RNAcentral holds the sequence, with entries from ENA. The RNA shown here (Bacterial RNase P class A) has 358 nucleotides and comes from a Burkholderiaceae bacterium. NCBI's taxonomy places the organism under Bacteria, Pseudomonadati, Pseudomonadota, Betaproteobacteria, Burkholderiaceae. It is recorded under the gene name rnpB. The coordinates come from a structure-prediction model, not an experiment, and the mean pLDDT is 77. Its Rfam family is "Bacterial RNase P class A". The family's RNA type in Rfam is ribozyme.
RNA sequence: GAAGCAGACCAGACCGCCGCUGGUGCCGGAUCCGAAAGGUGGCACUGGAGGAAGGUCCGGACUGCACAGGGCAGCGUAGCAGCCAACGGCUGUCCACCGCGAGGUGAGGAUCAGAGCAACAGAGACGAGUCGCGGCAGGCCUGGCCUGCCGCGGGUGAAACGGGCAAUCUCUACGCGCAGCAACACCAAAUAGGCCAGCGAUGCGCCGCUUCGGCGGCGUGAGAGUGCGGCUCGCACGAGCUGGCGGGUAGGUGGCACCGAGCCGGGUGGGCGACCCCCGGCCCAGAGGAAUGGCGGUCACGGCCGGCACCGCAAGGUGGCGGCCGCACAGAAUCCGGCCUAUCGGUCUGCUUCACAC
Numbered sequence: 001g002a003a004g005c006a007g008a009c010c011a012g013a014c015c016g017c018c019g020c021u022g023g024u025g026c027c028g029g030a031u032c033c034g035a036a037a038g039g040u041g042g043c044a045c046u047g048g049a050g051g052a053a054g055g056u057c058c059g060g061a062c063u064g065c066a067c068a069g070g071g072c073a074g075c076g077u078a079g080c081a082g083c084c085a086a087c088g089g090c091u092g093u094c095c096a097c098c099g100c101g102a103g104g105u106g107a108g109g110a111u112c113a114g115a116g117c118a119a120c121a122g123a124g125a126c127g128a129g130u131c132g133c134g135g136c137a138g139g140c141c142u143g144g145c146c147u148g149c150c151g152c153g154g155g156u157g158a159a160a161c162g163g164g165c166a167a168u169c170u171c172u173a174c175g176c177g178c179a180g181c182a183a184c185a186c187c188a189a190a191u192a193g194g195c196c197a198g199c200g201a202u203g204c205g206c207c208g209c210u211u212c213g214g215c216g217g218c219g220u221g222a223g224a225g226u227g228c229g230g231c232u233c234g235c236a237c238g239a240g241c242u243g244g245c246g247g248g249u250a251g252g253u254g255g256c257a258c259c260g261a262g263c264c265g266g267g268u269g270g271g272c273g274a275c276c277c278c279c280g281g282c283c284c285a286g287a288g289g290a291a292u293g294g295c296g297g298u299c300a301c302g303g304c305c306g307g308c309a310c311c312g313c314a315a316g317g318u319g320g321c322g323g324c325c326g327c328a329c330a331g332a333a334u335c336c337g338g339c340c341u342a343u344c345g346g347u348c349u350g351c352u353u354c355a356c357a358c
Stems, first nucleotide, its partner, number of pairs: 001354010012299007020048008032039002050329001054340002057338005062180004074176005079093005094108001095106004109171002114169002116165002126162001130154011184254004194245006203220007225237004260283001262282006269276002301326006308319004
């Protein structure tokens, strides 16, 4: 110098203006919305996305329901040893394969319990049996042929009676109760059911039907209550009206921003390592259709173009200047640990192979 391997990290910086949202304090025993529960305003200070917040694949916390014990079924995992709250994650190591190497990949228990599968070629692919030679026996026969058994060898193929595949069923060992924050808990309308209490005309006559209990129609009375915007009168309607209790719904609040599997720094602490231990410091987004943004300026980074200077025979390289463009993937939604996937560009560390120079 070229080509690589492994790992760690950044994810533009600063200033000005205008906004959004959580917390705290004040205005404030305020105002407004709502039946209530509850929510709402202004100002000041202060906090405000990620390495994946993503996919929702795995494991937990948390919550509700279920739960004597054992077994079956179902699902999952699989060398060995460890780490961890747990895991299908991570670490170390053995083995197998790939790579010259640094390294990478592995669904790596069991095929003497049973079943199933194997392209092409080949007689035959797991109860199929071909060709050649030799030996023995038998038959036809007299040179040779046929049949059977045994042995050796050839041909096909990844594999030929020996086995292979468990990423086909299966067996073994171990693990797993089900659902998920739209969990769940609390407060709580209107309307319609439920229960209880209070008030309330249903009387008379005729007719019809009848399962002989009653029902319907007409007429005439009686009527709590309702309507005619408040009261009275009047008119009309008229069999329900009022209150309480209880469950659920709309709506609201909590769960929910967490002193914790927490974050940062240090350790001549332990361990090969994952990780654990000790010391010090910190409190670090939280909505509920869902905030974390927009504009302008300067600088940085990358790409393209133009012309300049230097180096070089040349191809080309380096440096600074000007103009234009770009600056990824993507955005929390109960929280946490992983895995996987997406990602413009850039930085650093360790290591490998090759070439050259000393």